A computed fold for a 346-nucleotide RNA from an uncultured Legionellales bacterium, annotated as Bacterial RNase P class A.

């Protein structure tokens, strides 16, 4: 100097004029409003609604099974399918990154086409031996090392051996069993023995381990007003109902379907929290503990807009609706930290 990897902050700025919503205070006013001043006013994803909760209700009660979910080990957290660290595997020279990461010897299923044959493996071309024949013609036996097909052909490489071959034998690797060492563990390394056999797929069914009520702020609570305490049918205490399903238990005494009528207005829930920031401290880290300071929108047909001027980095994706912790997706730029590789100079 160039090319990369992993993070952090920010998300056009400044000024003026008019306008909108909440809160505080003042004035007028007393039906319910107007006006003045001050102050605050969308995001890193507010998106998706994919997970987990807080909270509310079913509910005066629970227990079991199960639907379903997760899937290496150890931790963090209120919890999680999230995050941190480690193991193993894939990609990358590397910094790093990805993983739907338990079990195929409990069982069942599937592996199209091609190919001789895809688990009772097999002989298409070929190799060897014997006999036969004009003749590598025909017959019998042996063989799976070489070739072909395929995603995958039943351990791999090398040497010896054989009629030709083959774990047939040996060495190394691999695999199974046993043991030792290190580690909390997943796991790794080493040693010995032996068989020389073993396909893939569980994001197929399944097995194993762990978890395992539901509905949702349109939840719920209060106030006011109006209506038809309407009609019909079915089941019915040996019954029925009770927020996925089933069983036991408990509580209550009706439940379900159809037709028709009234209301859908206001207040609350509604923002002070598993909150944020600084400093110190424990930890590799996620994060925890202590201390000090701060209060960052609460709309309800839905508030933060419009105009003008200047500046430069010329502005993308894009708007809260109970709240919080994550994940995923979209995205223009600016500033900045650490690390990796290449080249050059000293």
């Nucleotide at each position: 100097a160039g090319a990369g990897u992993c993070g952090g902050c920010u998300a056009g700025g400044c000024a003026a004029u008019c306008g909108c919503u909440g809160c505080u205070g003042g004035u007028u006013a007393u039906u319910a409003a107007a006006u003045c001043a001050g102050u605050a006013g969308a995001g890193g994803a507010a998106a998706g609604u994919c997970c987990g909760g807080g909270c509310u209700c079913c509910a005066u009660a629970g227990g079991g099974c199960u639907a379903g979910g997760u899937g290496c080990c150890a931790g963090a957290u209120a919890a999680c399918a999230u995050c941190u660290g480690g193991g193993c595997g894939g990609c990358g020279u590397g910094a790093g990154u990805c993983g739907a990461u338990g079990g195929a010897a409990a069982g069942u299923g599937c592996c199209a086409c091609a190919g001789a044959a895809a688990u009772u493996a097999u002989a298409c071309c070929g190799c060897c031996u014997a006999a036969u024949u004009u003749a590598g013609u025909u017959u019998a036996g042996g063989u799976a090392a070489g070739g072909g097909u395929g995603a995958a052909a039943u351990g791999g490489u090398g040497u010896g051996g054989u009629a030709a071959g083959a774990g047939c034998a040996c060495a190394c690797c691999g695999u199974a069993c046993u043991g030792u060492u290190a580690g909390u563990a997943a796991u790794a390394a080493c040693a010995g023995u032996g068989g020389c056999u073993a396909g893939g797929u569980a994001a197929a069914c399944c097995c194993c381990a762990c978890c395992g009520g539901g509905a949702g702020c349109a939840a719920g609570a209060c106030c006011a007003a109006a209506u038809a305490g309407a009609g019909a049918a079915a089941c019915g205490a040996u019954g029925g109902u009770g927020u996925a399903g089933c069983c036991c238990g408990c509580a209550c005494u009706g439940u379900u379907u159809c037709u028709g009528g009234g209301u859908a207005g206001g207040u609350u829930g509604c923002u002070a929290g598993a909150a944020g920031u600084g400093c110190g401290u424990g930890g590799c880290g996620a994060c925890g503990c202590g201390u000090a300071c701060u209060c960052a929108a609460g709309a309800u047909g839905a508030a933060u807009g419009a105009u003008u001027g200047c500046c430069c980095u010329u502005g993308a994706c894009a708007g809260a609706a109970c709240c919080c912790g994550g994940c995923u997706u979209a995205u223009c730029g600016g500033c900045u930290g650490a690390c990796u590789c290449u080249u050059u100079u000293u």

The sequence was found by an Rfam model in a public genome assembly. The coordinates come from a structure-prediction model, not an experiment, and the mean pLDDT is 78.